[in-house]
RNA sequence: CAUUUAUCCUGAGUGGACGAGAGAUCUGGCUUGAUGACUCCACAGCAGCCUGCCCCCGGCAAGGUGCUUCCGCCAGCAGAGCGUUGUGCUCUGGACGAUGAAUG
Numbered sequence: 001c002a003u004u005u006a007u008c009c010u011g012a013g014u015g016g017a018c019g020a021g022a023g024a025u026c027u028g029g030c031u032u033g034a035u036g037a038c039u040c041c042a043c044a045g046c047a048g049c050c051u052g053c054c055c056c057c058g059g060c061a062a063g064g065u066g067c068u069u070c071c072g073c074c075a076g077c078a079g080a081g082c083g084u085u086g087u088g089c090u091c092u093g094g095a096c097g098a099u100g101a102a103u104g
Base pairs, nucleotide, nucleotide: 001104002103003102004101005100006099007098008097013043014042015041016040017039021032022031023030026076027075028074029073044068045067046066048065049064050063051061052060053059054058072096077093078092079091080090081089082088
């Protein structure tokens, strides 16, 4: 880097540094940021996957990772249902993205 697969409506913050946008990409919204966001470091915490243990369809731990802003912020592609002057609403599935595991 590629493929496959699982999860993504729960959970979990303080300090320091930096100094302007950030929320994956594009579009439309929405939220948020000098009461320093984003990012980096330290410590701490959470517990999805792997791992370890146990009284084993469950539980414990926190070693490898990951995560600790709003549902992956919402939607944009398709199907079904409902409603309707029209806009729309709900559910399901895709596409894309992130993370883990396995393989190459």